[in-house]
RNA sequence: AGAGUUUGAUUCUGGCUCAGGAUGAACGCUGGCGGCGUGGAUAAGGCAUGCAAGUCAAACGGGCUCUGUAGCAAUACAGAGUACAGUGGCGAACGAGUUAGUAACACCCUGGUACCUACCCCGAAGUCGGGCAUAAUCCUCCGAAAGGAGGACUAAUUCCCGAUGUUAUGGAAACAUCAAAGGCGCAAGCCGCUUUGGGAGGGGCCUAGGUCCUAUCAGCUUGUUGGUGAGGUAACGGCUCACCAAGGCUAUGACGGGUAGGAGGCGUGAGAGCGUGGCCUUCAACGACGGAACUGAGAUACGGUCCGUACACCUACGGGUGGCAGCAGUCGAGAAUAUUCGACAAUGGGCGAAAGCCUGAUCGAGCGACGCCGCGUGCAGGAAGAAGCUCUUCGGAGUGUAAACUGCUUUUGCGUGGGAAAAAUUUUGAUUGUACCACGAGAAUAAGGGGUUGCUAACCUCGUGCCAGCAGCAGCGGUAAUACGAGGACCCCAAGCGUUAUCCGGAAUUACUGGGCGUAAAGAGCGAGUAGCCGGUUGUAUUAGUCUGAUGUUAAAUCCUACUGCUUAACGGUAGGGCCGCAUCAGAAACGGUACGACUGGAGCGGGUAAGAGGUAUGCGGAACGUGCGGUGUAGGGGUGAAAUCCAUUGAUAUCGCACGGAACACCAAAAGCGAAAGCAGCAUACUAGUGCUCUGCUGACGGUCAAUCGCGAAAGCGUGGGGAUCAAAAAGGAUUAGAUACCCUUGUAGUCCACGCCCUAAACUAUGCACACUAGCUAUUGGGAGCAUCGACCCUUCCAGUGGCGUAGCAAACGCGUUAAGUGUGCCGCCUGGGAAGUACGAGUGCAAGCUUAAAACUCAAAGAAAUAGCCGGGAAUUCGCACAAGCAGUGGAUCAUGCGGUUCAAUUCGACACUGACCGAGGAACCUCACCAGGGCUUGAAAUGCUAGUGAAAACUUUAGGAAACUAGAGUCCCCGCAAGGCACUAGCACAGGUGCUGCACGGCUGUCGUCAGCUCGUCAUGUGAAUGGUAUCCUUAAGUGGAUUAACGAGCGCAACCCCCAUUGUCUGUUACAAGUGUCAGGCAAAACUGCUGCGGUAACGCAGAGGAAGGUGGGGAUGACGUCAAGUCAGCGUGGCCCUCUGAUGUCCUGGGCUACACGCAUGAUACAAUGGGUGUUACAAUGGGUUGCCAAGCCGCGAGGCGGAGCUAAUCCCAUCAAAAGCACCCUCAGUUCGGAUAGGAGGCUGAAACUUGCCUCCUUGAAGCUGGAAUUGCUAGUAAUCGCAGAUCAGAAUGCUGCGGUGAAUACGUUCUCGAAUUUUGGACUCACUGCCCGUCAAUUCAAGGGAGCCGGGGAUACCUGAAGACCCACGUUUUUCUGUGGGGUUAUGGUAGAUUCGGUGACAGGGGAUAAGUCGUAACAAGGCAGGGGUAGCGGAAGCUGCUCCUG
Repeated sequence: AGAGUUUGAUUCUGGCUCAGGAUGAACGCUGGCGGCGUGGAUAAGGCAUGCAAGUCAAACGGGCUCUGUAGCAAUACAGAGUACAGUGGCGAACGAGUUAGUAACACCCUGGUACCUACCCCGAAGUCGGGCAUAAUCCUCCGAAAGGAGGACUAAUUCCCGAUGUUAUGGAAACAUCAAAGGCGCAAGCCGCUUUGGGAGGGGCCUAGGUCCUAUCAGCUUGUUGGUGAGGUAACGGCUCACCAAGGCUAUGACGGGUAGGAGGCGUGAGAGCGUGGCCUUCAACGACGGAACUGAGAUACGGUCCGUACACCUACGGGUGGCAGCAGUCGAGAAUAUUCGACAAUGGGCGAAAGCCUGAUCGAGCGACGCCGCGUGCAGGAAGAAGCUCUUCGGAGUGUAAACUGCUUUUGCGUGGGAAAAAUUUUGAUUGUACCACGAGAAUAAGGGGUUGCUAACCUCGUGCCAGCAGCAGCGGUAAUACGAGGACCCCAAGCGUUAUCCGGAAUUACUGGGCGUAAAGAGCGAGUAGCCGGUUGUAUUAGUCUGAUGUUAAAUCCUACUGCUUAACGGUAGGGCCGCAUCAGAAACGGUACGACUGGAGCGGGUAAGAGGUAUGCGGAACGUGCGGUGUAGGGGUGAAAUCCAUUGAUAUCGCACGGAACACCAAAAGCGAAAGCAGCAUACUAGUGCUCUGCUGACGGUCAAUCGCGAAAGCGUGGGGAUCAAAAAGGAUUAGAUACCCUUGUAGUCCACGCCCUAAACUAUGCACACUAGCUAUUGGGAGCAUCGACCCUUCCAGUGGCGUAGCAAACGCGUUAAGUGUGCCGCCUGGGAAGUACGAGUGCAAGCUUAAAACUCAAAGAAAUAGCCGGGAAUUCGCACAAGCAGUGGAUCAUGCGGUUCAAUUCGACACUGACCGAGGAACCUCACCAGGGCUUGAAAUGCUAGUGAAAACUUUAGGAAACUAGAGUCCCCGCAAGGCACUAGCACAGGUGCUGCACGGCUGUCGUCAGCUCGUCAUGUGAAUGGUAUCCUUAAGUGGAUUAACGAGCGCAACCCCCAUUGUCUGUUACAAGUGUCAGGCAAAACUGCUGCGGUAACGCAGAGGAAGGUGGGGAUGACGUCAAGUCAGCGUGGCCCUCUGAUGUCCUGGGCUACACGCAUGAUACAAUGGGUGUUACAAUGGGUUGCCAAGCCGCGAGGCGGAGCUAAUCCCAUCAAAAGCACCCUCAGUUCGGAUAGGAGGCUGAAACUUGCCUCCUUGAAGCUGGAAUUGCUAGUAAUCGCAGAUCAGAAUGCUGCGGUGAAUACGUUCUCGAAUUUUGGACUCACUGCCCGUCAAUUCAAGGGAGCCGGGGAUACCUGAAGACCCACGUUUUUCUGUGGGGUUAUGGUAGAUUCGGUGACAGGGGAUAAGUCGUAACAAGGCAGGGGUAGCGGAAGCUGCUCCUG
């Protein structure tokens, strides 16, 4: 100090999350020692038991014990002791605990005084005389107990009276009034007592300032505010009372509600801050809950009293007792928090003269890794490195000097022995035989937790297969998971490590330091203006702001620094600093304030002048429209994409005239003008507001902004009354449509208009608050002025005010803004803080209503968003190209057949390929084989491969027997090598292994299809931009072309294009197997020439285009090969190769064999063949090719057969021979004459031929016979631009045989192209986008289902605080009466009051049938609203309507 996360990528905005530190913690796993700290945060819930406040006999009388004396004894006296009850004194108001209440003078800080103060200190004076009681004790009595009643006796430092009275109190004074107690001691004296002055310390009260959230709490208050008098208090005071006045507080937040003890401090943070208040210190409050007083110096009293309430306990049922928020401990609740320990040795407290007693304060120990700190669990040597484990490319690597092993050490722990300090001053040590020291044995007693995808240090293997699971965020897991689980390795920390919770930080994410508001959230719709805030120049005076100094305070602890003590540290000690605050005093006067003056520049007034749809009212005008009446006139009109509803022969539409009506004002008109905004438009008049310019006369800071408040405020809407021509929500009808509650059409009511009154919202927008100042210009326009000029204007120059465009600096995330700022500054106001829920609920205000204003939360998501970038897309635009359309020719789609596919069937009909880019495709050829499928039968190291071990044998081969469908099984025989052996070879058995057309083309290589032979796709340097990116590759011209040229922040280059290669067309030349009779060269091969826009003309800057000549060929001459970056997880694991998985010693997914299947057949689709005929068919006859193939082959002549074919065998390894006379269409001649035919040939019967072991399933061919559908094909759709389409035949590959397919070859040989509007595809540019899995995209709402939270809700239940009334304890106060020597007390009454009760309101919560909306869910239903012109542009406000998104009307915005 930052990082992850929105996107295809980018920048920004913005939230979420993480890394750090901390804790009185808890939980999980683990756990050696010590020191110092710390430990009931929840139920201020309930508590058994023990202890936590007593002490004094030197205040007093008794009791008890002991001793002595007397006595027989009882007993009496004296002394000592004890602390047993009582009287009396002091203490018990401290100490200890807790944080419920309290938002307050409770606390903190600063000042003050109308006050009090036991014990302590200093000073002054006194301490005389007398008296009455009472407990204890004794007696009697009541009661279960607790306790109590009566009688009798008695003491005091108990109480009372008198005296004195310095002082004190009252008073001006005189004067009046008010005290006391003694004890101990032989004594000295000491301790006390009374009065009083002062002090110290403590307390009471007052006070400026500070002190949480909420305005969805805006008004509160009657002892309330003040006065007078009285009472009361230690003391001031409405503290209380009587009377008088009507005040007091509040937007600087009263009153109300919620929450909360405050401070020193503590945590965090760079700081400012934010959070917090446990331990320690301090203040306050409390003591089961509520109330009250008494005593006392002090209490309204934790371990005192009285009363009420609840709870608990005892009880003899009559009545009593109790208060752990003291220390331990217990129950409960809880995630959770310790011993019913030791000691008063130390420190401190109470009492006492003292000894001393008491002290759960305290000091110590115990328990808990709860925290901080320190130490240890060994150290050294020890292999190119054991074993085990893990991984592996099988070579090895890692764990790893780690271990073993050798040597050494002993902290800690253990054992034994010694042994402090804390103690002064005589005694006294709980801790404690502790710290510490010495010796001894022995590596011995001691390591885990979390993590390893990124953030974030650390990686492999196996298992699992969107399962199980992980996760702080992003996100992992659907068969190769570094993310799940395990193992190994590694990383981090370490007696701990992680998790959870909470706080600060990071978060500049509430921004004082230190943010924003055109489009991301955010400028109020506009103005007037109060409080408030801010304020021009200058002078004097002053100084509650400001600045400087001093003093006091800001407790200690904490913090920082230095030194120092425990072995070190934590912890502690000493000293210094700091504690940023407040107060007082002294000073300064720049700024600010205040007071008094002055000024004119801000502001206002005035004179002159000017423009304008500024406002209100009244009147007038013409065009258009509608209606009525009348005329002319006849069949339609109207409306639409096309129609229909509708109007019209009862005369429409059209046209002419007259009349009436209401609304709006063409041209002028403009980026124009005016107004604060909303808004404002015919003309005239009246009234009225604001503004500009000019003159610089007057006032003299009069100003700026603006919560609250007030006013205005489009359209729609509401009320009352008018008006009603047009248009037109709703409504009706007609269309469209799958539907059409819409878009389109015909009608049409509110409304639209006026007056008055409401409503108060808009995309009320410049999405840009108001005011002032400063900061380049250019240009247009409106209003005014000045100058020059002119007869006067215009023009021109210039100043001010407005309205626009471009643009510099600067700003901005970018877009953009830019003197009309979104620049640079100042002042003031409003507003924002992730998205949704939601501008919603509740509450309040307002309104006739509709509604508006103000305005949340639960819950939910990790985004939502802005601008720009590259693609892609559009039922956007522009340009261009292509047999894309058009123009043509021939087809397909209809028929029959062939072939392929789907489907169905089947034991099997093997598999793959599915829009374009599957379907005569893989397959260039399934009868067996192929073969992968099915049925059945065999084999298991295997049909074929390599290696090893053992055994056997010559081996290989051939013949043959039996079974069998064959494979195969079981036999017999022949043959009989080289060699000594080993070995080669074969077989058998076994081990490694083979084998797989089994799966995954979504693990891959290779190859292929497609866009597309389209003209594109990129790179280096450089430049622009924050960046993604862009320029280059753009613009114009040109081209088939990113082909070339010109210009240019680009300059070059690469892959593509073109060219280089092959074939064809012309010529020359060389060679010459074959051809032909020779010789030749028309044939073949080689080499060469030729074409390059070269020439001419025209156009053009050029590139180039057009026309022409010559030429075999002319503008790429024709064709081929050649396929950029990439796209489709396109195709192929079944051509081949290959990772992984699977099958195989289990009766195989391996392999062999026989037979079957791939050829099935109701159907559907695709590609073809043949036709439907006369441009034809048939018969006869006559011509003309090229490419190819051939020895397991092509096969001649000749003969046989109607023919397929057979016999035959010449020739040919092929320019020689053969297929092959090589053709057919064509030509010629004849017949057919428009018909299901002399068209067509399917189907079927019969007879044959060929190949092949084999032709049934299932081949091809021939002959005879049979003679189906079909008469040119619906919607739709294909190919082709020239030697092309169409048409005709020939050859080849595969192949034993089996083409209508495929690949080639030649013959005959057209038509048409105006052109680019449309369809499809493509390219470039541009535009919009909410798309990027990229429009087969995205996405909205209802409905249905499940679930969650919140609000409403008839009610029901509970809590809080008040009010009214009733009741009214204890206590104090008041009154009356009685009693008493007095005081006290008693009785009765009064008001007051805690509690309790009743009532109606109020507030907060719980629950609730039901209804409504919201969020979230799997792939549900209905539509298609939005994003492109989203197919009707979208959106804001409002109103009506509709299953739903939504539609429509009016008005506004451009987003």